[in-house]
Context: one part of a larger RNA
Molecule: small-subunit ribosomal RNA, 5' domain
Organism: uncultured bacterium
RNA sequence: GAACGAACGCUGGCGGCGUGGAUAAGACAUGCAAGUCGAACGAGAACUUCAUUUGUAGCAAUACCGAUGAAGUUUUAGUGGCGAACGGGUGCGUAACACGUGGGCAAUCUGCCUUAAAGUGGGGGAUAGCUCGGCGAAAGCCGAAUUAAUACCGCAUAUGAUCAGCCAAGACAUCUUGGCGAAAUUAAAGUUGGCGCAAGCUAACGCUUUUAGAGGAGCCCGCGGCCUAUCAGCUAGUUGGUGAGGUAACGGCUCACCAAGGCUAUGACGGGUAGCUGGUCUGAGAGGACGACCAGUCACACUGGAACUGAGACACGGUCCAGACACCUACGGGUGGCAGCAGUCGAGAAUUUUUGACAAUGGGGGAAACCCUGAUCGAGCGACGCCGCGUGGAGGAUGAAGGUCUUCGGGUUGUAAACUCCUGUCAUUUGGGAACAAGGUGCACGCGUUAACUGCGCGAGUAUUGCUAGUACCAGAAGAGGAAGAGACGGCUAACUCUGUGCCAGCAGCCGCGGUAAUACAGAGGUCUCAAGCGUUGUUC
Numbered sequence: 001g002a003a004c005g006a007a008c009g010c011u012g013g014c015g016g017c018g019u020g021g022a023u024a025a026g027a028c029a030u031g032c033a034a035g036u037c038g039a040a041c042g043a044g045a046a047c048u049u050c051a052u053u054u055g056u057a058g059c060a061a062u063a064c065c066g067a068u069g070a071a072g073u074u075u076u077a078g079u080g081g082c083g084a085a086c087g088g089g090u091g092c093g094u095a096a097c098a099c100g101u102g103g104g105c106a107a108u109c110u111g112c113c114u115u116a117a118a119g120u121g122g123g124g125g126a127u128a129g130c131u132c133g134g135c136g137a138a139a140g141c142c143g144a145a146u147u148a149a150u151a152c153c154g155c156a157u158a159u160g161a162u163c164a165g166c167c168a169a170g171a172c173a174u175c176u177u178g179g180c181g182a183a184a185u186u187a188a189a190g191u192u193g194g195c196g197c198a199a200g201c202u203a204a205c206g207c208u209u210u211u212a213g214a215g216g217a218g219c220c221c222g223c224g225g226c227c228u229a230u231c232a233g234c235u236a237g238u239u240g241g242u243g244a245g246g247u248a249a250c251g252g253c254u255c256a257c258c259a260a261g262g263c264u265a266u267g268a269c270g271g272g273u274a275g276c277u278g279g280u281c282u283g284a285g286a287g288g289a290c291g292a293c294c295a296g297u298c299a300c301a302c303u304g305g306a307a308c309u310g311a312g313a314c315a316c317g318g319u320c321c322a323g324a325c326a327c328c329u330a331c332g333g334g335u336g337g338c339a340g341c342a343g344u345c346g347a348g349a350a351u352u353u354u355u356g357a358c359a360a361u362g363g364g365g366g367a368a369a370c371c372c373u374g375a376u377c378g379a380g381c382g383a384c385g386c387c388g389c390g391u392g393g394a395g396g397a398u399g400a401a402g403g404u405c406u407u408c409g410g411g412u413u414g415u416a417a418a419c420u421c422c423u424g425u426c427a428u429u430u431g432g433g434a435a436c437a438a439g440g441u442g443c444a445c446g447c448g449u450u451a452a453c454u455g456c457g458c459g460a461g462u463a464u465u466g467c468u469a470g471u472a473c474c475a476g477a478a479g480a481g482g483a484a485g486a487g488a489c490g491g492c493u494a495a496c497u498c499u500g501u502g503c504c505a506g507c508a509g510c511c512g513c514g515g516u517a518a519u520a521c522a523g524a525g526g527u528c529u530c531a532a533g534c535g536u537u538g539u540u541c
Stems, first nucleotide, its partner, number of pairs: 001541004006537005013389006019382002026345003030342003035082003040079002043076011055064003089300003099224007108217003113213002116210005121155001123153002131144005160186003165180006190205006226272003233263003238260008275297004279290004302323005325336004353379001355378003361375001362373004392422004402413004426482001428477005440464004445459005485530005490511003496525005506513002
């Protein structure tokens, strides 16, 4: 000199863009952060419409109350499907194929999506819910009866797939690819529309088996990146083989047997520290230090362990066991996990609102409308940082008054002020007033597809959708009105005098000042440098 997720002191006008728990991976009150589908299913409730009917009123038409049935809309818990493995947080652990980079899998898996092919036949038994009964303070649990499905289980079929075998081609080899192929094993579910008296036909979305892909995941290898030798030897599933088991898959991954190997001064083993990277800061560079925000990746989810479900987890807002802690209790027993967003306490020099909206982008569900989304987009707070703007401009000498210095003549503050004439940024106020909106959907229409309708696709029209926000911005109004401080002035280092003090009080980054004329202490006047900041401290180069 530069830098910072900074802190502290004094001061503080506005805006834009960023950024904000670095310490206790300490403990957490409260609210929200993962739901959705009625076009998979059976019930319950409410409402509406229609039909039948008892009763009441009426001469009647009809009206009202109730019951039954049908249809529709909304909603509740449940069965079922998909999602909940993404997104969001943190950096404890980890010196490791964790990360980075480059390869390999002829050793692998893959829901949704895209592509291509074939199919979707016919049956069965349950169960939740509801109802009844019982236990319990609660959490919840047990029994009986009963019911549905795209829930569950057989049967049929097999384009295919798995696979023994044969042939051909390729490959150093393990083996791979293609073709043939008897027997064996292996599937399925419907829903909503349209047409039709019906049988049925048809469209869309599904379902089953398979092909290829995309994206994703798993595994293996070369190389690279901390300190320590005051750590020199380490290792028995250890190193290799055979066989078996296991896995989606290779492998001591696991096991039985056999052999005695394997690593190491190119630093094994041990100890310390630490998530890694793109990058950030500094520096002319070489380097050095760091890894906040943003992006990729890994690890973790109160502590330790385990599996279940599933395409995917050994699962932050799932389950089970153990532990610590906290809460409820009728003392028998239960419940919980903010390193999600806010927020509280604690420790700390120190780090924000218990805010708005799903309008946009994206995600989950749904045929869709739509619902959910503390992801996200916004607003709020903090000079924490960077950037921009303002605190006025021109004129104005009797060089006013006051302050201060003085050689008492005057100098200086100083065009500074007053005063005159202007301007109107920002703030204030009045009025107007956005972009971000594309799409989707409703309505009526045209065209195409279709035997037809529905549906789907395309086109133009119309209506509708904005948290931010009456914000940005624009126009008008008034009036210099509301807006400057901090540090320094002995040398380094830009900027000097007076008074007080008298080795005292004090200053200080280094050299050093102060013991009666202190430009170095304290105050004042003046000056210098930066400026909504200025200094100090800490850390890095």